[in-house]
RNA sequence: ACUGCUCAAGGGCAUACCCAUCGUAAGGUGGGGACGCAAAGCCUCCGGUCCGGAAAUCUCCCCCAAUGGGUUUUCCAGGACAGCGGGGUUGCCAGG
Numbered sequence: 001a002c003u004g005c006u007c008a009a010g011g012g013c014a015u016a017c018c019c020a021u022c023g024u025a026a027g028g029u030g031g032g033g034a035c036g037c038a039a040a041g042c043c044u045c046c047g048g049u050c051c052g053g054a055a056a057u058c059u060c061c062c063c064c065a066a067u068g069g070g071u072u073u074u075c076c077a078g079g080a081c082a083g084c085g086g087g088g089u090u091g092c093c094a095g096g
Stems, first nucleotide, its partner, number of pairs: 002096002004093001012037002017032006035083001041089003045086003048081004052076005061070003
């Protein structure tokens, strides 16, 4: 430096769900809890998903009779997810 197929050791993290709390929400944080994880450590650079806001909604569909709502599309120099993927970066142990 590469690798994580096999063996070993000390271990580490913590999904769903529940409680508390913050947030309009997605979701965050703390406690309990373990589905899993060799980077499930860290970073939104790229794609994606989700939430929010704005505009449009001719045609089709639903509620419906209001200046409507849903839905869908576009935009955001708004937000969330690093446990969606890629990328960047740091790092334990072991074998070869």